[in-house]
RNA sequence: GGGGCCUUAGCUCAGCUGGGAGAGCGCUACCUUUGCAAGGUAGAGGUGAUCGGUUCGAGUCCGAUAGGCUCCA
Numbered sequence: 001g002g003g004g005c006c007u008u009a010g011c012u013c014a015g016c017u018g019g020g021a022g023a024g025c026g027c028u029a030c031c032u033u034u035g036c037a038a039g040g041u042a043g044a045g046g047u048g049a050u051c052g053g054u055u056c057g058a059g060u061c062c063g064a065u066a067g068g069c070u071c072c073a
Base pairs, nucleotide, nucleotide: 001072002071003070004069005068006067007066010025011024012023013022019056027043028042029041030040031039049065050064051063052062053061
């Protein structure tokens, strides 16, 4: 220098063929216990890496940029 893959909640990740943003763990409150742990119920937490484009509508499609992993030179 060139190719490929990845970037979504505090962490690990899912999201199919473009239309409801989610799971597990963690956090908060309550229930259960003498207490802890475990369990249950409810809740908070997202500019979806950044910018632009296409579309009635983008996490999803297209382009550029940034960062990470990897291969080639």

The RNA shown here (transfer RNA) has 73 nucleotides and comes from an Actinomycetota bacterium. Rfam family: tRNA. The family's RNA type in Rfam is transfer RNA. Its mean pLDDT, the model's own confidence on a scale to 100, is 81.